[in-house]
RNA sequence: CGCCGGUGGCGAGCGGAACGCGUGAACCGGGUCAGGCCCUGACGGGAGCAGCCCUAAGCGAUGUCUCCGUUGUGCUGCCGGCUCCC
Numbered sequence: 001c002g003c004c005g006g007u008g009g010c011g012a013g014c015g016g017a018a019c020g021c022g023u024g025a026a027c028c029g030g031g032u033c034a035g036g037c038c039c040u041g042a043c044g045g046g047a048g049c050a051g052c053c054c055u056a057a058g059c060g061a062u063g064u065c066u067c068c069g070u071u072g073u074g075c076u077g078c079c080g081g082c083u084c085c086c
Stems, first nucleotide, its partner, number of pairs: 002082010012071006018064002021060003029054004037046003
C1' cells in the first nucleotide's frame, strides 16, 4: 500500500414516535339546546332529541434545525489480523 473483521461520528434510505394541520361520537363525551314533552293559576322552571360548537379513541395528507431504531448505502476516525514492499 492492498484485503478482511470490529467499532465511533456525520449524512442518506427505510420504519416508528412526538408536535403541528384536517377529519372525527344517532345513543352509551362535554357545552348550547329550536321543535316537541313534563311541572306551574300565572310568571317561569325542568329533563332533553335533532342541529351547531369543542373534543376523545381512531383515521387522513403533509410538514419539521425534534427523538428512537435499523441498513449488504456514502464519507471519515480509531482498533485488530493477514500478504507484500521499504